[in-house]
RNA sequence: ACUUGAUAAAGGCAAAACUACAGUGAUGUAGUGACGCAAAGCUAAAGGGUCUUGAUUAAGAUAGCCAGUUGCCAAU
Numbered sequence: 001a002c003u004u005g006a007u008a009a010a011g012g013c014a015a016a017a018c019u020a021c022a023g024u025g026a027u028g029u030a031g032u033g034a035c036g037c038a039a040a041g042c043u044a045a046a047g048g049g050u051c052u053u054g055a056u057u058a059a060g061a062u063a064g065c066c067a068g069u070u071g072c073c074a075a076u
Stems, first nucleotide, its partner, number of pairs: 003075003012037002017032006035064001041069003047066002049062005
């Protein structure tokens, strides 16, 4: 460097649901919460998929769908 991910260790993230706020909506933010995650870090201005609004070609959402990219610990 590549590959891999233990019932290890250190340090993280936080689904559903509920409450508040923003939005026509998908959904987002904050709190509670703990389904899960070895990238569930970041990227929607590389690309595909899905979803919403709109109505004829457009505007949006999703990175916890795939993907791109960076990286911790450990094993071989």
The RNA shown here (c-di-GMP-I riboswitch aptamer) has 76 nucleotides. It was read from a public genome assembly, where an Rfam model found it. The prediction has a mean pLDDT of 78.